[in-house]
Context: one part of a larger RNA
Molecule: small-subunit ribosomal RNA, 3' major domain
Organism: uncultured bacterium
RNA sequence: UGACGGGGGCCCGCACAAGCGGUGGAGCAUGUGGUUUAAUUCGAAGCAACGCGAGGAACCUUACCAGGUCUUGACAUGGGAUCGCCGCUGCGAGAGAUCGCAGUUUCCGGGGCAACCCGGACGAUCUGCGCAGGUGCUGCAUGGCUGUCGUCAGCUCGUGCCGUGAGGUGUUGGGUUAAGUCCCGCAACGAGCGCAACCCCUGCCCCCAGUUGUUAACAGGUUGUGCUGAACACUCCGGGGGGGCCGCCGCGGACAACGCGGAGGAAGGCGGGGAUGACGUCAAGUCAUCAUGGCCCUUACGACCUGGGCUACACACGUGCUACAAUGGACGGUACAAUGGGUCGCGACGCCGUGAGGCUGAGCCAAUCUUCAAAGCCGUCCUCAGUUCGGAUCGGAGUCUGCAACUCGACUCCGUGAAGCUGGAAUCGCUAGUAAUCGCAGAUCAGCAUGCUGCGGUGAAUACGUUCCCGGGCCUUGUACU
Numbered sequence: 001u002g003a004c005g006g007g008g009g010c011c012c013g014c015a016c017a018a019g020c021g022g023u024g025g026a027g028c029a030u031g032u033g034g035u036u037u038a039a040u041u042c043g044a045a046g047c048a049a050c051g052c053g054a055g056g057a058a059c060c061u062u063a064c065c066a067g068g069u070c071u072u073g074a075c076a077u078g079g080g081a082u083c084g085c086c087g088c089u090g091c092g093a094g095a096g097a098u099c100g101c102a103g104u105u106u107c108c109g110g111g112g113c114a115a116c117c118c119g120g121a122c123g124a125u126c127u128g129c130g131c132a133g134g135u136g137c138u139g140c141a142u143g144g145c146u147g148u149c150g151u152c153a154g155c156u157c158g159u160g161c162c163g164u165g166a167g168g169u170g171u172u173g174g175g176u177u178a179a180g181u182c183c184c185g186c187a188a189c190g191a192g193c194g195c196a197a198c199c200c201c202u203g204c205c206c207c208c209a210g211u212u213g214u215u216a217a218c219a220g221g222u223u224g225u226g227c228u229g230a231a232c233a234c235u236c237c238g239g240g241g242g243g244g245c246c247g248c249c250g251c252g253g254a255c256a257a258c259g260c261g262g263a264g265g266a267a268g269g270c271g272g273g274g275a276u277g278a279c280g281u282c283a284a285g286u287c288a289u290c291a292u293g294g295c296c297c298u299u300a301c302g303a304c305c306u307g308g309g310c311u312a313c314a315c316a317c318g319u320g321c322u323a324c325a326a327u328g329g330a331c332g333g334u335a336c337a338a339u340g341g342g343u344c345g346c347g348a349c350g351c352c353g354u355g356a357g358g359c360u361g362a363g364c365c366a367a368u369c370u371u372c373a374a375a376g377c378c379g380u381c382c383u384c385a386g387u388u389c390g391g392a393u394c395g396g397a398g399u400c401u402g403c404a405a406c407u408c409g410a411c412u413c414c415g416u417g418a419a420g421c422u423g424g425a426a427u428c429g430c431u432a433g434u435a436a437u438c439g440c441a442g443a444u445c446a447g448c449a450u451g452c453u454g455c456g457g458u459g460a461a462u463a464c465g466u467u468c469c470c471g472g473g474c475c476u477u478g479u480a481c482u
Base pairs, nucleotide, nucleotide: 002481003479004478005477007476008475009474010473011472012471013470015466016465019430020429021428022427023426026322027321028320029319030318031317032316033315034313035312042053043052064308065307066306067305068304069303070302073131077130078129079127080126081125082124083123084122087104088103089102090101091100092099093098106121107120108119109118110117111116133297134296136295137294138293142291143290144286145285146284147282149280154193155192156191157190158189159188160169161168162167173184174183175182199274200273201272202271204242205241206240207239208238210236213232214231215230218229219228220227245268248262249261250260251259252258324423328382329381330380331379332378333377334376340371341370342369345364346363350359351358352357389420394415395414396413397412398411399410400409436458437457438456439455440454441453442452
């Protein structure tokens, strides 16, 4: 100087408390450990691994295993030789990779009637020379990227001053702030990286613009609908601008910074949200995104194929979904979104099917067409029961995608109806349009979502307070640690 203390002081954070909903018990989904296995590929490991890499494991993916195969190779480039075989189409053998047979236009320039010859290009085969290839090892050799403390308020420098020196001062102190934010003071005076602001979304108003959007007035038309003429008021769309600054008033404060209350206002003291992550820490993570040093393999640790595995199952844990019901379940009727996606696509209307879905195919490269809610509201039944709760599991019959759903897809219908009556110790999230609850869309994707990323609908309770638990900031103190 730091670090540490079951030392002290001051101060923050859903850290506790207050409150709401969960997890831990059940069934299932998913990840992991373990076990098993020919293989169950690999990585991730307290917070910060475990619905994580995986934003899609039936084949492929695939890195694993078994078997069948190849050896200049599945892929790149240079040299030498030969050829127009190869490729494509068809047939045959094979699980396929692959092998065999038949057919079939390389192109350009020059010469020639033509067969063909010469040169060049392209491609293939052979040769093996140089090489390719490796998701083989080392993240403790690395780059790059990322997590984390932490959006915490800190981390430093120049000059000066102090100290033999390490170093200190500045950065401490009195106030204040979300903030090393600002004010005042001070042997310090300034400055940099951080904070804040500048950027984006959202909340109010104005201007401009008016189709594919909108429809108040006018006109036409309909069973009905902005359907049509028309209009651009309104809503909306999207470009510009305004608006908030403790600016105004009062009080407190050191006459400061600032705090509290009030007015006006759509909004008030950072309005709400996002992007943005200082010096550094964890030899943190990643050699399997990629790149890369070194090491290792080279008829195999490379490459191709078929099938299997990654989907196993006595168990254990994490994350979720669905429930245990009456603020509910079932049936009928009825209303209101937003973000997005769509031509190998979205697919209306109509018809068929109990249904998944099928047939048909209008319109739409989309503010035009399409995909478009559920909780809610109205009515009826159920009456506390393992039930008209709950839906696991199993039997049967189907639909769709795909070469192919046995291992191992999703969905539908009929039947079956398990555990479960609110979950021990313990533990998690959340402070407002939040929690809770309800559905919708998208990426990936042939198909497959309880996951993820977004979107809107309905919409709470509570915070006395900082003693205690956890993490953090500043000052100070002790130390045999650095």